This is a predicted structure of a 110-nucleotide RNA (SAM riboswitch aptamer (S box leader)) from a Saprospiraceae bacterium. Its Rfam family is "SAM riboswitch aptamer (S box leader)". Rfam's curators write: The SAM riboswitch is found upstream of a number of genes which code for proteins involved in methionine or cysteine biosynthesis in Gram-positive bacteria. The SAM riboswitch acts at the level of transcription termination control. The predicted structure consists of a complex stem-loop region followed by a single stem loop terminator region. An alternative and mutually exclusive form involves bases in the 3' segment of helix 1 with those in the 5' region of helix 5 to form a structure termed the anti-terminator form. It was read from a public genome assembly, where an Rfam model found it.

[in-house]
Formats: sequence, structure tokens, C1' cells
RNA sequence: UUUUUAUAAAGAAGGGUGGAGAGAACAGGCUCUGCGAAACCCUGGCAACCGGUCCGUACUAUUCGGAACAAGGUGCCAAAUCCUGCCAAAGUUUUUUGGAAAGAUAAAAU
Repeated sequence: UUUUUAUAAAGAAGGGUGGAGAGAACAGGCUCUGCGAAACCCUGGCAACCGGUCCGUACUAUUCGGAACAAGGUGCCAAAUCCUGCCAAAGUUUUUUGGAAAGAUAAAAU
């Protein structure tokens, strides 16, 4: 880099440096931001994908289901992945629902 599988309306912020943008890209909307954006660093935290422990089912559990845990590997800590964009259904005047696409993260493969 690419592929596969899984997940997402829950949860978790303070400080320092910095100095104008940020919310993936494009477009539209909306929002955050000199009461200090991005980025980097420190500390703290969240979560439970990997993880180790235990239980259940099964002839057999590394494999299926569940429970509590959090030392370690990642990730994350405004807003649904901030919302929409394509398709379908309902509704009927621009709204709701479902799905896809794209992106993100993890695990495995490459």
C1' cells in the first nucleotide's frame, strides 16, 4: 500500500509551547476558535479491539457465547464518523427511516 472481518447516537481534559485557523478530501450546511485554532510536548482519563483470568456450551474451545479485569500493544478524550451528497421506502415540501459509498479504528493477511 492493498485485502478481509468487526465496531461507532455511549464514554473520557487540564497544563506548557505555539499564534490562525479547525471539524479526512471536494461541495453545501452547521459548529468550534484571540475567553487562543492546527501542530508538538507533559500529565491525567475513557474504552475494551488485541490482551491475560474465569465461566458456559460442545467429544474437543486458540475458534462459539458470557463475566469481571486493565499491567502491556493500539486507539480515543466538542457536536451521531457533526449533518447532507448515491440508492430505496414512507411522508408530501423537504422531513423521517433503512441501506450503500467514502473515511476512521482494531485484528489478521499482504